Predicted 3D model of a 370-nucleotide RNA (Bacterial RNase P class A) from a Solirubrobacterales bacterium. The gene name in the source record is rnpB. The source organism's lineage runs through Bacteria, Bacillati, Actinomycetota, Thermoleophilia and Solirubrobacterales. Its Rfam family is "Bacterial RNase P class A". Rfam describes the family as follows. Ribonuclease P (RNase P) is a ubiquitous endoribonuclease, found in archaea, bacteria and eukarya as well as chloroplasts and mitochondria.

[in-house]
């Protein structure tokens, strides 16, 4: 330099005017309306709502069953189906990548098409040692027969599963021996299984020994282990009109006007329960620590200040979206590499999906230079 692999950052910049939501302060004598100042105001995915939790209510909150989820090992965590490291299997020359990765030797089911046969078989084929059959020879005699012996032949019985063919898959693979032909039938090596030893926390790895061999499928039922009560902020807590309701008092004059009495007026008044409309909270940096709480401490982002020549760091001070028909806008100017996907709605940890462009770091391979 080129090709590639992995991890991460960023997601136009600056400024003017203007609008909107929240907080704080001020003017408005108190409150409200209104006005002014100041400050904060979407994302890496805010998305899908797929997992896990916090929180809230219901069930006294326990056991069982049904159902569901998960599944190599170790660790992290509030928890997880997430993350990290490792193991095993597969891919790559390598960096590295991929894996719904417990059990098929508990049982059941299924294995399309093709094929003889899909845990079972014999289509082609090989053999036919053995028995039977045919022919020939030997032998025997009663001379055309066979109790027997030998050879040859076909392939009737029968044996085999090596070879061919089918298939995703055909009863471990290769070789030697063996046999009539064959076969773990025997042996060696390899694979698998069991067992023992060594190493490792473990998954597992390596080695020894053993009998020989066991198809696949659990994203089929099933078995084993672990976990799971339900509903979700429209959860829920508090305040609380109007109408209706209940109780008590009241035409023997209540309530009201009046400081009170007198006087006037003339039919309602008071209280309560539930909780509708509506309102307040839940609701705002941190699932950090201590504390019963109040509160204190720590950490993070950003801004300002002090320290420094400057940066980093340290110290001081301040801020941290919170709507409820749902704010975060509109417009103009300058500039560049011309701007993608997309916008909160209880909150948090993840996963998944979408994404123009730019940048950084580490590593692999090849080539080159010093």
């Nucleotide at each position: 330099u080129u090709c590639g692999u992995g991890a991460g950052u960023u997601g136009g910049a600056c400024g003017g005017c203007u609008g909107c939501g929240g907080g704080g302060g001020g003017a408005g004598a108190g409150a409200a309306a209104u006005c002014c100042c100041u400050u904060c105001g979407a994302g890496g995915a805010a998305a899908g709502u797929c997992c896990g939790g916090a929180c809230a209510c219901c069930g006294a909150a326990u056991g069982g069953u049904a159902g569901g989820a998960c599944g190599g090992u170790g660790g992290g965590u509030a928890a997880c189906g997430c993350c990290c490291a490792c193991c095993c299997g597969g891919g790559g020359a390598a960096a590295c990548c991929c894996g719904c990765g417990g059990g098929a030797a508990a049982g059941u089911g299924c294995c399309a098409c093709a094929g003889a046969a899909a845990u079972a078989c014999a289509c082609a084929g090989c053999c036919g040692a053995u028995g039977g059959c045919g022919c020939g020879g030997c032998c025997a005699c009663a001379c055309g027969u066979g109790a027997g012996c030998c050879g040859c032949g076909a392939a009737c019985a029968g044996g085999c599963a090596a070879u061919g063919g089918u298939g995703a898959a055909a009863a471990g693979g290769u070789g030697c021996g063996g046999u009539a032909a064959g076969a773990g039938c025997g042996c060696a090596c390899c694979g698998g299984c069991g067992u023992c030893g060594u190493g490792g926390u473990g998954a597992c790895a390596c080695g020894g020994c053993g009998g020989c061999c066991a198809g696949g499928u659990a994203a089929a039922c099933c078995c084993c282990g672990u976990c799971c009560g339900g509903u979700g902020c429209a959860a829920g807590a508090c305040c609380a009109a109007a109408c209706a309701g209940a109780a008590u008092c009241g035409u023997u004059g209540a309530c009201c006007c009046g400081g009170c009495c007198a006087g006037g007026c003339g039919a309602g008044a008071u209280u309560c329960a539930g909780g509708u409309a509506g309102g307040u909270c839940g609701c705002a940096g941190g699932u950090g620590c201590c504390g019963a709480a109040a509160g204190g401490c720590c950490c993070c982002u950003c801004c300002g200040g002090u320290u420094u020549g400057a940066u980093c760091g340290a110290c001081c001070g301040g801020c941290g979206a919170g709507a409820u028909a749902g704010a975060u806008u509109g417009u103009c100017g300058u500039u560049c590499a011309a701007g993608a996907c997309a916008a909160a709605a209880u909150c948090c940890g993840g996963c998944u999906u979408a994404c123009a462009g730019a940048c950084u770091c580490a590593c692999u391979a090849a080539g080159g230079a010093a």